[in-house]
RNA sequence: GCCCUCGUAGUUCAAUGGAUAGAAUGCCUCCCUCCGAAGGAGGCGGUGCAGGUUCGAUUCCUGCCGAGGGCA
Repeated sequence: GCCCUCGUAGUUCAAUGGAUAGAAUGCCUCCCUCCGAAGGAGGCGGUGCAGGUUCGAUUCCUGCCGAGGGCA
C1' cells in the first nucleotide's frame, strides 16, 4: 500500500429494510429475611462519526475513525 471481517446498554450478545432496538449481566428502588445471600417485582441505560439511497436504515451504498486478520 491492497483486501476481508467487525464496531449496538457499563459488559457479553441478538435484531439484516418496517414497530416501542431486545435478552442476560450490571446499577438503583421495593418485596422477602432478625441481617445478609439467594429468589421475586419495577426502573435506568445503547446503534462509532458524516453524508447518500428509500415512504421507512441497526440493516443497503460512500468516505472517515477505531479493533482484528490476510497478502505484498

Annotation:
The RNA shown here (transfer RNA) has 72 nucleotides and comes from a bacterium. The prediction has a mean pLDDT of 82. Rfam family: tRNA. It is annotated as a transfer RNA.